């Protein structure tokens, strides 16, 4: 790198170190010199996979993940209603993570 399942309205941050971005893209809207990304140290959340008891389940040892806003919100298509501006609801796309596979 691709392809499968599976889940995405729940939960969790503070310190150094840096010094202008950042939210995955596109538009929008937001975060950000009260310091953004990165990096590291501690600390948290989940519980997806292994392991441990086990009767349902639970514990968080191990592997990852994750700790602004629903995946921040749209995108593509169908429905039904409209004050034709915008909204809504259902599936899909695109993404992310796990586990497996190639």
């Nucleotide at each position: 790198u691709u392809c499968u399942u599976a889940u995405c309205g729940c939960g969790a941050g503070a310190g150094a170190u840096g010094g202008a971005g950042g939210g995955a893209c596109u538009g929008g809207c937001c975060c950000g010199a009260g310091g953004a990304a990165a990096u590291c140290u501690c600390a948290g959340c989940a519980a997806c996979a292994g392991g441990c008891a086990a009767a349902a389940u639970g514990c968080a040892c191990u592997g990852u993940g994750c700790u602004a806003a629903u995946u921040c919100c749209a995108g593509c298509a169908a429905g039904g209603a409209u004050a034709u501006g915008a909204a809504c609801u259902u599936g899909g796309u695109a993404g992310a993570u796990a586990a497996g596979a190639u």